Annotation
RNAcentral holds the sequence, with entries from ENA. This is a predicted structure of a 372-nucleotide RNA (Bacterial RNase P class A) from a Polyangiaceae bacterium. The organism belongs to Polyangiaceae, within Bacteria. Its mean pLDDT, the model's own confidence on a scale to 100, is 75. Rfam family: Bacterial RNase P class A. Its family is annotated with ribonuclease P activity, tRNA processing and dimeric ribonuclease P complex in the Gene Ontology. The gene name in the source record is rnpB.

[in-house]
RNA sequence: GGUGUCCGGCAGGUGAUCGCCGGUUUGAGAAAUUGAACGGGAGGAAAGUCCGAGCUCCAUAGAGUGCGGUGCCAGGUAACGCCUGGUGACGGAAACGUCGAGGACAGCGCCACAGAAAACAAACCUCCGUCCUUCGGACGGUAAGGGUGAAAAGGCGGGGUAAGAGCCCACCGCGCGCGUGGCAACAUGCGCGGCAUGGCACACCCCACCGGGAGCAAGGCCACGUAAGCAGGCGCUCGAGGACGACUCGUCCGAUGCCUGCGGGUAGGCUGCUCGAGGCGACCAGCGAUGGUCGUCCUAGAGGAAUGAUCGCCAUCGCGAAAGAGGCGACUCGAUCGCGAAACAGAACUCGGCUUACGCCGGUCGCCGACC
Numbered sequence: 001g002g003u004g005u006c007c008g009g010c011a012g013g014u015g016a017u018c019g020c021c022g023g024u025u026u027g028a029g030a031a032a033u034u035g036a037a038c039g040g041g042a043g044g045a046a047a048g049u050c051c052g053a054g055c056u057c058c059a060u061a062g063a064g065u066g067c068g069g070u071g072c073c074a075g076g077u078a079a080c081g082c083c084u085g086g087u088g089a090c091g092g093a094a095a096c097g098u099c100g101a102g103g104a105c106a107g108c109g110c111c112a113c114a115g116a117a118a119a120c121a122a123a124c125c126u127c128c129g130u131c132c133u134u135c136g137g138a139c140g141g142u143a144a145g146g147g148u149g150a151a152a153a154g155g156c157g158g159g160g161u162a163a164g165a166g167c168c169c170a171c172c173g174c175g176c177g178c179g180u181g182g183c184a185a186c187a188u189g190c191g192c193g194g195c196a197u198g199g200c201a202c203a204c205c206c207c208a209c210c211g212g213g214a215g216c217a218a219g220g221c222c223a224c225g226u227a228a229g230c231a232g233g234c235g236c237u238c239g240a241g242g243a244c245g246a247c248u249c250g251u252c253c254g255a256u257g258c259c260u261g262c263g264g265g266u267a268g269g270c271u272g273c274u275c276g277a278g279g280c281g282a283c284c285a286g287c288g289a290u291g292g293u294c295g296u297c298c299u300a301g302a303g304g305a306a307u308g309a310u311c312g313c314c315a316u317c318g319c320g321a322a323a324g325a326g327g328c329g330a331c332u333c334g335a336u337c338g339c340g341a342a343a344c345a346g347a348a349c350u351c352g353g354c355u356u357a358c359g360c361c362g363g364u365c366g367c368c369g370a371c372c
Base pairs, nucleotide, nucleotide: 001368002367003366004365006363007362008361009360010359012314013313014312015311016310017309018308020041021040023038024037025036026035027034028033043344047355048354050353051352052351053350054349055215056214057213058212062249063248064247065246067211068210069209070208071207072086073085074084075083076082087101088099089098090097091096102206103205107204109200110199111198124146125145127141128140129139130138131137132136154172155171157169158168159167173195174193175192176191177190178189179188180187181186219271220270221269222268229262230261231260232259233258234257241253242252243251244250278297279296280295281294282293283292284291285290316341317340318339319338320337321336324333325332326331
């Protein structure tokens, strides 16, 4: 210098002018409204609304079935499908990365094309033996070689054989048992077994664990018309009807009741609302995620949506020029000047995650090359 890898940080500051949206105080006005002062006003993703929670109502959230989700181990957390640390498999030369990582002797299935055969095996070409009218064919043996396929009934080497074959043996793989290490996933050593039944579970399914439903348009208060009033029907504890938002059970409410028709009109205000599993700093515990203690800070709350624009100066960075400085050298630093640059995006009850969008800067580590 190049190329990768894994992390971290920032998302400008300030002044002037012109604006925007709330709050407090205050002036004017009958009111609507408006003037002044002070103070406040987006993000790392506010986004997608994909997970997990808080909060609220339904019953204090019950049981079974169904349905949905999760799926190596341990830990973290309010919780999670998230995070951390491990294990295994796969990818990479490496730094490192990735994971739809339970079960295929419970059942039911699927395996296209090709191929002889795709799962209680089978034999197209070859190989070997016997026979025959011996350039060929019939019968039998075999599955080593060829061929097909994503996948062919352990692999590879040796022995053995007519040719062959776990038929026999070593090593590897696989299964079982025991030991050792580890909380565990698992790793590893020894012994035994001649292989004892291929793949697919995102096809259904089985197993284990988790999940009650709806959502701030929740919910509460004021106002108030699901009203008053009229007609008909049902029912009043031997109960009509309703709630638990898949069904059943079960539980609860229920007489100022329930259903049907007529009748008749508001669709506003306040609250919930932002101090919270909160931010920042230090120390301690831990490999880490994270936790604890102390200190400190308060930072939108308008409910269809404000938080902006222009100019100057400063800061940061990039490019170019450059007085000069350092070095034997390759080269490095550089006052100052000029030009230029900042993307993606916009809170709507609140948090924790994930995912997606996106500009700039810095560092760790791996590999390669050149020069001194």